[in-house]
Context: one part of a larger RNA
Molecule: small-subunit ribosomal RNA, 5' domain
Organism: metagenome
RNA sequence: GAUUGAAUGCUGACGGCGUGGAUGAGGCAUGCAAGUCGAACGGAAUCGAAAGAUUCAGUGGUGGAAGGGUUAGUAAUACAUGGGUAACUUACCUCUAACUCUGGGAUAACGGUUGGAAACGACCGCUAAUACCGGAUAAGGUGAGCAAAAGGAGUCUUUUGCUUAUCAAAGUGGGGGAUCGUAAGACCUCGCGGUAAGAGAGAGGCCCAUGGGAUAUCAGCUAGUUGGUGUGGUAAUGGCGCACCAAGGCUAAGACGUCUAGGCGGAUUGAGAGAUUGACCGCCAACACUGGGACUGAGAACUGCCCAGACUCCUACGGGAGGCUGCAGUCGAGAAUCAUUCGCAAUGGGCGAAAGCCUGACGAUGCGACGCCGUGUGAGCGAAGAAGGCCUUAGGGUCGUAAAGCUCUUUCGCUUGGGAACAAGAAAGGUUGGCUAAUAACCAGCUAAUUUGAGCGUACCAGGUAAAGAAGCACCGGCUAACUCCGUGCCAGCAGCUGCGGUAAUACGGAGGGUGCGAGCAUUAAUC
Numbered sequence: 001g002a003u004u005g006a007a008u009g010c011u012g013a014c015g016g017c018g019u020g021g022a023u024g025a026g027g028c029a030u031g032c033a034a035g036u037c038g039a040a041c042g043g044a045a046u047c048g049a050a051a052g053a054u055u056c057a058g059u060g061g062u063g064g065a066a067g068g069g070u071u072a073g074u075a076a077u078a079c080a081u082g083g084g085u086a087a088c089u090u091a092c093c094u095c096u097a098a099c100u101c102u103g104g105g106a107u108a109a110c111g112g113u114u115g116g117a118a119a120c121g122a123c124c125g126c127u128a129a130u131a132c133c134g135g136a137u138a139a140g141g142u143g144a145g146c147a148a149a150a151g152g153a154g155u156c157u158u159u160u161g162c163u164u165a166u167c168a169a170a171g172u173g174g175g176g177g178a179u180c181g182u183a184a185g186a187c188c189u190c191g192c193g194g195u196a197a198g199a200g201a202g203a204g205g206c207c208c209a210u211g212g213g214a215u216a217u218c219a220g221c222u223a224g225u226u227g228g229u230g231u232g233g234u235a236a237u238g239g240c241g242c243a244c245c246a247a248g249g250c251u252a253a254g255a256c257g258u259c260u261a262g263g264c265g266g267a268u269u270g271a272g273a274g275a276u277u278g279a280c281c282g283c284c285a286a287c288a289c290u291g292g293g294a295c296u297g298a299g300a301a302c303u304g305c306c307c308a309g310a311c312u313c314c315u316a317c318g319g320g321a322g323g324c325u326g327c328a329g330u331c332g333a334g335a336a337u338c339a340u341u342c343g344c345a346a347u348g349g350g351c352g353a354a355a356g357c358c359u360g361a362c363g364a365u366g367c368g369a370c371g372c373c374g375u376g377u378g379a380g381c382g383a384a385g386a387a388g389g390c391c392u393u394a395g396g397g398u399c400g401u402a403a404a405g406c407u408c409u410u411u412c413g414c415u416u417g418g419g420a421a422c423a424a425g426a427a428a429g430g431u432u433g434g435c436u437a438a439u440a441a442c443c444a445g446c447u448a449a450u451u452u453g454a455g456c457g458u459a460c461c462a463g464g465u466a467a468a469g470a471a472g473c474a475c476c477g478g479c480u481a482a483c484u485c486c487g488u489g490c491c492a493g494c495a496g497c498u499g500c501g502g503u504a505a506u507a508c509g510g511a512g513g514g515u516g517c518g519a520g521c522a523u524u525a526a527u528c
Base pairs, nucleotide, nucleotide: 001528002527003526004525006524007523008522009521010520013375014374015373016372017371018370019368020367026331027330028329030328031327032326035062036061037060040059041058043056044055045054046053047052069287070286071285079211080210081209082208083207084206085205088204089203090202093200094199095198096197098195099194100193101135102134103133104132110125111124112123113122114121115120140167141166142165143164144163145162146161147160148159149158150157151156171192172191173190174189175188176187179186180185213259214258215257220250221249222248225247226246227245228244229243230242231241232240262284263283264282265281266277267276268275269274289309290308291307292306293305311322312321313320314319339365341364342363343362347361348359349358350357351356378408379407380406381405388399389398390397391396412469413465414464415463416462417461418460422455425451426450429447430446431445432444433443434442472517473516474515475514476513477498478497479496483512484511485510486509487508493500494499
C1' cells in the first nucleotide's frame, strides 16, 4: 500500500447493488417450512323432489431420497483430474414394438360391544378397488443344452437358428351409427392408464491411476491380516461374510501412530514466482439430540419406523409425548451478526386430464455506513479587507472572498398531480385439419369476448417550495504532509519506532492556525 462475513470509538444526508450467527454441531416457547389426486375405490355428512353437487376421514396411487440447513466428523470409504465396468442398476421422460384374457378370498372405512386419565387400542359383524392372490397366453425376456458365424481385452462378448423350463397385466373417463339386450350394458371408438421387452437421455453404484496438510521428540505395523479353493451374499467385482489351505502383505519414495482439517471451482495479495485462504455463488462429500438397526421403495431416510441413552414436557403414577445444523424468533455464551413481515404475481418443484391445491425454494419489503459504487450539503459577484477570535517587534499579520450584502440555480429532500415494465399465461365462443363407422367426443393449429401483480400508486415524469433540511474524523518533533500562544513543571500525561515532560515543551492538556481523508474518519485484529 492492498484486502476483510470484521469489531470498537467519534460522527452520520440520500440512493443503487451486494452482504449479515465466523463463538456453544449449546438448549429451545410459538407459528409456518410436503403435499396432492373423487377422471382408482367403497362410504359418511350437508344441500336437493330426483339426477346429482360440495366437503370429509379411510383404502389405493404418486411425491415426502428433491428443494432448504450446517461443517461436527473425515488425511481418505472424501475431493479434483483422467480412465475402466467384458463386474452393474435406473421410477418419472422420449422413441420402437407386442399384449391388456379368465377367476378367487380378504380388509380398512362403517355398525355394535368394550378398555384407557391420555396417547392409543381390543373383540364381533358387513363391504369396494388400479389393494392382494390363483389360472391362461408369450411378440419378448431369463436359465440350460445343441449347432453356426463374427469379433476380442483373461474368465469371454455379440448375432442367428432349434429344443426345453420359467416369467405378465387393471382398469377408468368421454362419445356413439348399425346389431343384440327389458335395462344396466355388450359392441365400436378416442384419451389417460396397466404388463412384458428393446433403444435413448439424464442419474447413480463399483474399480484404477495421478495430485493436494503437519509431525521421526511416532520406526516398525498387520491374524480376516495377505493370497488361494469352495460357498453365501449383492444390481454388481471383491475377505464383502463364512469354512478350509498356504504364510503372506505394508514400510525411510515415511508404513503405523499423533495433531490439525470438509474438498474443489475459486478468493486475497503480488510485476511474477509464490504465499495465505475456502464467507457469499456453483459442484461434490458428510451430518440431522447421542449411539445402533432394519423396513418400505427405482432410489433412503432433517420435519418416517424400532431399540438404548441424556435432556425437556404431560400424567389420574399405570403410562405417554418431543427433537429449529429449515424460515422467522427466544435464552445462553460472545468483541460481534437482522423481521416471530408480505406473496405464490414471476422462476422452479410435487400431485392432478384439467381447473387448481401445496411450496419460509423463490420473488419482495424491512433492519445494520458491513462493503462497493453514485450524488448532495449550493453557484457567481462581493473590501487593500467589517465585527470578533488568535498572534504581535504594537506598525501590523492571520482566520479571509471567508461572512454580511447583491444576483441566480433547485440535484436530493418535502409536497401536489400523473404513472410504467416485470404478464408469459388461462380461457367462453368461432374456424381449419387429424383420428374415427361418425357431421359426436378427443387432439393439434389459427382467431378470440373476458381475466391474473406481493412488491405498489413503487420506479419514472411534471408542477410547487426555499439556500432553504444535510460535515465530520484523525493528525501537525523526526520517520510523515502540516506551528504558534497559554497552562503544567520527570507531575499530570503521551508513545508504532526513536523517545518527549525536572519553569520559556512545535512531542502532555487547551486555544488559534494548518495538513490529510471525507459520509465517513481513526484504532484494534488478521492476510499478502